[in-house]
c-di-GMP-I-GGC riboswitch aptamer from a Desulfobacterales bacterium, 73 nucleotides, folded computationally. The coordinates come from a structure-prediction model, not an experiment, and the mean pLDDT is 79.
RNA sequence: UAGGAUAAAGCCAAACCUGUUGUGAAGCAGGGACGGAAAACCACGGGUCAAGAUGAUAGCCGGGUUGCCAUUA
Numbered sequence: 001u002a003g004g005a006u007a008a009a010g011c012c013a014a015a016c017c018u019g020u021u022g023u024g025a026a027g028c029a030g031g032g033a034c035g036g037a038a039a040a041c042c043a044c045g046g047g048u049c050a051a052g053a054u055g056a057u058a059g060c061c062g063g064g065u066u067g068c069c070a071u072u073a
């Protein structure tokens, strides 16, 4: 540098429940695990959702940036 397994030290946490913010999609906190090898960060392209919008979604896909683990070349 390239690739990533019935692996995993450490990590994240869907649905659902509670509280809270918001008109809303949703966000945040606690509980909880369906899953994740970028489910870390960025709304740049497409998609979806909401719509009064300079909105939401990175756990829809692509792209960009950075990083963990073990292993092969």
Stems, first nucleotide, its partner, number of pairs: 001073002004069001011036002016031006034059001040065003044062003047057003

Annotation: Lineage of the source: Bacteria > Pseudomonadati > Thermodesulfobacteriota > Desulfobacteria > Desulfobacterales.